[in-house]
Context: one part of a larger RNA
């Protein structure tokens, strides 16, 4: 190890690309490495097992024999499977073709609200709250009206909807660009799946440099509340939030569920698309494929639940776990400007 696991008990890397590795579709041929057969050698003695013998028996002692497994050598022995050689196939995979849907990405242009400034009208309050006060206002606020500027986010539509590897993506239009699905079957002919190390991307906050700064708003100041109030509430308000260039690399980065393939009841809803039916046309209805939800059989589960989008039945590859505390700490190393990140103990019960 055979003979535990990873949704919630410890445990799926945040996510993808991909190297080595291990794994891999159908048919025929070659070789004989794995496999398998025959025979030989070895596998100390003792022990174990079998058949005898000796102590009155037994334990015990002793003689002889032997299995199986392993390792090595030989053989013109076998050839199903794995592997190798050669040739082919098309069901996996990919390319080309015809369509389609979408907040997928990136760049540019255009919209309506808010705040501020300037001008007009006007003349005492306004704002805010549980109630108030601070604040603003006769140096003319608030209100109303005309003009201008700036920055950020996009109401309704909006959905249990859609897209994307994930993070994530929504005003409108345009340019460029990535992926997906469906349909026909033309081409290539296993080109595949996974993936240690490696590399790319990676919310928010934070950091460096330069811009920008409307609203909101850590810190901070003031007013309340309160026994106090370093809070909740109110008035202000810096960093930040935004952009460009570069870092950081973490989240309850969650479906707390790694990826791929095949098989295993139904029902219902919705999205995309094809076919049939129907029609003037669009729907409706039936049905195929793909995506997303719900109910649920068998099965599975400690239970909850999951249930063709599995946590069912199987195979392949990777990651991870092994009582609690210490501790995601110490130490060392790598990375980072830093904040810190990654790796990661001892000890104790």
């Nucleotide at each position: 190890u055979u003979g535990a696991g990873c949704g919630u008990a410890a445990a799926g890397u945040g996510u993808c690309u991909g190297u080595a590795g291990a794994u891999g579709g159908c048919u025929u041929u070659u070789u004989a490495a794995g496999u398998c057969c025959a025979c030989c050698g070895u596998c100390a003695a003792a022990u174990c097992c079998c058949a005898g013998g000796g102590c009155u028996c037994a334990a015990c002692c002793u003689u002889g024999g032997a299995c199986a497994a392993g390792c090595g050598a030989u053989g013109a022995a076998a050839a199903a499977c794995u592997a190798c050689c050669a040739a082919g196939c098309u069901a996996g995979a990919g390319u080309a073709c015809g369509g389609c849907a979408a907040a997928g990405g990136c760049a540019a242009a255009g919209g309506g609200a808010u705040u501020u400034u300037c001008g007009g009208u006007g003349g005492a309050g306004c704002u805010g709250u549980g109630a108030a006060a601070u604040a603003c206002g006769u140096a003319g606020a608030g209100a109303u009206u005309g003009a201008a500027a700036a920055g950020a986010a996009c109401a309704c539509c909006a959905a249990c909807a859609g897209c994307a590897a994930a993070a994530g993506c929504a005003c409108u239009c345009u340019a460029c660009u990535g992926g997906g699905c469906c349909g026909a079957c033309a081409c290539u002919g296993a080109c595949a799946a996974u993936g240690c190390g490696a590399g790319g991307c990676g919310a928010a906050a934070g950091c460096u440099a330069g811009g920008g700064g409307a609203g909101c708003g850590a810190a901070u100041g003031g007013g309340a509340u309160u026994a106090g109030a370093u809070a909740u509430c109110c008035c202000a308000g810096u960093a930040g939030u935004c952009c460009u260039a570069g870092c950081c690399a973490u989240a309850a980065a969650c479906g707390a569920u790694g990826g791929a393939u095949a098989c295993u009841a139904a029902g219902c809803a919705c999205u995309g698309u094809g076919c049939g039916u129907a029609u003037c046309a669009a729907c409706c209805c039936g049905u195929g494929c793909a995506a997303u939800a719900c109910u649920g059989u068998a099965g599975c589960u400690a239970a909850c639940a999951c249930g063709u989008u599995a946590a069912g039945u199987a195979u392949c590859c990777c990651g991870c776990c092994u009582a609690g505390g210490g501790a995601g700490u110490a130490u060392g190393u790598u990375c980072g400007u830093a904040a810190g990140a990654a790796u990661g103990a001892a000890c104790u019960c």